[in-house]
Molecule: Fluoride riboswitch aptamer (crcB RNA motif)
Organism: Actinomycetota bacterium
Parts: sequence; C1' cells; structure tokens
RNA sequence: CGUUGUAAGCGCGAUGAGGCUCGCGCCGAACCGCGGCGAAGCCGCUGAUGGCCUCUACCCCACA
Repeated sequence: CGUUGUAAGCGCGAUGAGGCUCGCGCCGAACCGCGGCGAAGCCGCUGAUGGCCUCUACCCCACA
C1' cells in the first nucleotide's frame, strides 16, 4: 500500500417523526415508484412504512 474476514459504528431501503425488526451498502456504495405511446418527451396511477405499531400531514365516507 492492496485484498479479504470479523467486531463496533455509520449510511441506505420512491415525501416527515419515534420504537421494534428485516435486508443492503462501506463513499467507486446501498438508494433515487409504476403504467401507456417507437425514442426524446408527454400523459396517467398508488403509497408518508422495506415490514409492524404509533404520531403528524394529506385524501375519502359518516356523525355532531
């Protein structure tokens, strides 16, 4: 100096926050949703979660 592994840690998982948990990545990274039209591009659609619980925001319905 390079490579690999382990431990701890950190980061990431299509829009916010807390807890638990799963997966991925080690800064050259993980990650950056879907559908239609031949590309560019245009149009349309779902969801605040990777998953679960809770809070906030938003949307729909009903009641006061």